Predicted 3D model of a 506-nucleotide part of an RNA (small-subunit ribosomal RNA, 5' domain) from an uncultured bacterium. RNAcentral holds the full RNA, with entries from ENA and SILVA. It matches the Rfam family "Bacterial small subunit ribosomal RNA".
Context: one part of a larger RNA
RNA sequence: GGACGAACGCUGGCGGCGUGCCUAACACAUGCAAGUCGAACGGGGUUAAUUGCUUCGGUGGUUAACCUAGUGGCGAACGGGUGAGUAACGCGUGAGGAACCUGCCUUUCAGUGGGGGACAACAGUUGGAAACGACUGCUAAUACCGCAUAACAUAUCUUGGAGGCAUCUCUGAGAUAUCAAAGCUUUAUGUGCUGAAAGAUGGCCUCGCGUCUGAUUAGCUAGAUGGUGGGGUAACGGCCCACCAUGGCGACGAUCAGUAGCCGGUCUGAGAGGAUGAACGGCCACAUUGGGACUGAGAUACGGCCCAGACUCCUACGGGAGGCAGCAGUGGGGAAUAUUGGGCAAUGGGGGAAACCCUGACCCAGCAACGCCGCGUGAGGGAAGAAGGCUUUCGGGUUGUAAACCUCUUUUACCAGGGACGAAGGACGUGACGGUACCUGGAGAAAAAGCAACGGCUAACUACGUGCCAGCAGCCGCGGUAAUACGUAGGUUGCGAGCGUUGUCC
Numbered sequence: 001g002g003a004c005g006a007a008c009g010c011u012g013g014c015g016g017c018g019u020g021c022c023u024a025a026c027a028c029a030u031g032c033a034a035g036u037c038g039a040a041c042g043g044g045g046u047u048a049a050u051u052g053c054u055u056c057g058g059u060g061g062u063u064a065a066c067c068u069a070g071u072g073g074c075g076a077a078c079g080g081g082u083g084a085g086u087a088a089c090g091c092g093u094g095a096g097g098a099a100c101c102u103g104c105c106u107u108u109c110a111g112u113g114g115g116g117g118a119c120a121a122c123a124g125u126u127g128g129a130a131a132c133g134a135c136u137g138c139u140a141a142u143a144c145c146g147c148a149u150a151a152c153a154u155a156u157c158u159u160g161g162a163g164g165c166a167u168c169u170c171u172g173a174g175a176u177a178u179c180a181a182a183g184c185u186u187u188a189u190g191u192g193c194u195g196a197a198a199g200a201u202g203g204c205c206u207c208g209c210g211u212c213u214g215a216u217u218a219g220c221u222a223g224a225u226g227g228u229g230g231g232g233u234a235a236c237g238g239c240c241c242a243c244c245a246u247g248g249c250g251a252c253g254a255u256c257a258g259u260a261g262c263c264g265g266u267c268u269g270a271g272a273g274g275a276u277g278a279a280c281g282g283c284c285a286c287a288u289u290g291g292g293a294c295u296g297a298g299a300u301a302c303g304g305c306c307c308a309g310a311c312u313c314c315u316a317c318g319g320g321a322g323g324c325a326g327c328a329g330u331g332g333g334g335a336a337u338a339u340u341g342g343g344c345a346a347u348g349g350g351g352g353a354a355a356c357c358c359u360g361a362c363c364c365a366g367c368a369a370c371g372c373c374g375c376g377u378g379a380g381g382g383a384a385g386a387a388g389g390c391u392u393u394c395g396g397g398u399u400g401u402a403a404a405c406c407u408c409u410u411u412u413a414c415c416a417g418g419g420a421c422g423a424a425g426g427a428c429g430u431g432a433c434g435g436u437a438c439c440u441g442g443a444g445a446a447a448a449a450g451c452a453a454c455g456g457c458u459a460a461c462u463a464c465g466u467g468c469c470a471g472c473a474g475c476c477g478c479g480g481u482a483a484u485a486c487g488u489a490g491g492u493u494g495c496g497a498g499c500g501u502u503g504u505c506c
Stems, first nucleotide, its partner, number of pairs: 001506004006502005013375006019368002021333001026331003030328003035074003040071002043068011081286003090211008100203002105199008113147001115145002122137006153178011183191002185188001212258003219249003224246008261283004265276004288309005311322004339365001341364003347361001348359004378408004388399004412447001414442005422433001450495005455476003461490005471478002
């Protein structure tokens, strides 16, 4: 000098764009943050129309629209948060998978036949303070289970060919065995469902290289290193197991200890390098602490389940409920970090045939000079060089064209009128922001300047007070009676809606 997610002191007009718990991965009141589909299914309810019976109170049927607890489907594994752990194939980069999986989507081929039995809802009975159950009976389906059909699938066997990278891979023919499906509707070139092949997307695994400090950590290791056989997995593998062998790693730093999420980037620097990893993007890990699996294409699952621990709450003392490192917000900690706001209008996501519903993702608004950028606080003229202040050698000097005064202008702020783009598809409709931006008119210099420094480094000096006191100070150093160094005043210098201090990095 530059930089900052900064803080503190003094001061503070406007706008645009960004940014905002770095500390306690501390504890959390309250609300919201993941639903949707009635064009999968049975039931229930409301309304309307129509119709039968009627004791005129009602009651039954049909049709239509709407709502829906439950069964079922898809989603909930995305999106959002945090950085505790992790020195690791975690990340970065480059390869490999002849050892793998992939819902929804795209393309292609083939099929969608015929049956069965349940369980919710519901009704009845019943337990419990509650949370939540138990028993009996009835019922539907795209829920569940057999049967048929069966290959380009899978497995085994026989046989031919081609190739490679060791295990092997690809392909032709034949035989045997095994395995599938679901319908719906507004009837369409509809949409679903099943099997197969391929693609795309997403994931999984392996390897080369790179990835902080300490030797005042020198030896470490028993599933440990390898083999055979098996189990398990989508898949390779001590991943797990039985047996066998005794290996494996290490001064090219093993092991241990400390610290730490990694990167694209960011800051600085001429560069080499050093430091750093907020915001934005990619990957990883975590979701009160520890463990476990279930469901599923996908989780070992933040707003799912089970167990254990700590904590909080309810309780009829028998037993239950909870998890903000989602968005706001509260307490606490701290030098320190915001609203319990608006909207799904846009972009995107989930569901749905659609209308549409949901979306604290997102888009906006609010707060904060926290940062960057822009603008303003007036412009021109004006010497009796006014008054006042300060100073003085008492002549003057200086503040100073500064003010007053004259002539103008009106940015921004203020008032009034108009008023968007963002809205896309053939048309209509659809704007939270917002009566915002912007445009026009109006009044009036009106409403808008501070902070630090002035001994040298370092731009800028005098007076008074103080008297090694009070104090200053980044370094050198000032102060003991004329202090340009302390305090105040005048003046000056620098920067300017900021200025200075502190902290950290280069």